A computed fold for a 74-nucleotide RNA from Rummeliibacillus stabekisii, annotated as transfer RNA. Rfam family: tRNA. RNAcentral holds the sequence, with entries from ENA and Rfam. The same sequence occurs in records of 4 taxa. Its mean pLDDT, the model's own confidence on a scale to 100, is 81. Taxonomically the source falls in Rummeliibacillus (Bacteria, Bacillati, Bacilli, Caryophanaceae).

RNA sequence: GCCCUUAUAGCUCAGUAGGAUAGAGCAAAAGUUUCCUAAACUUUAGGUCGCAGGUUCGAAUCCUGUUAAGGGCA
Numbered sequence: 001g002c003c004c005u006u007a008u009a010g011c012u013c014a015g016u017a018g019g020a021u022a023g024a025g026c027a028a029a030a031g032u033u034u035c036c037u038a039a040a041c042u043u044u045a046g047g048u049c050g051c052a053g054g055u056u057c058g059a060a061u062c063c064u065g066u067u068a069a070g071g072g073c074a
Stems, first nucleotide, its partner, number of pairs: 001073007010026004019057001028044005050066005
């Protein structure tokens, strides 16, 4: 220098031939229960989908650039 993979909630991840409120588990907070704690159950909050543009009526998903991590070739 060229190419490939990955980046989504605090953590681990799902979600692609574009379709509209972005999800699960764990963790967190509140409540129920208990003499208290734990466990169990219920509820809640938490995300500009790495970043910036573009295409489209509509983008986590397609295109371009770019950042970070990992890998391959030279």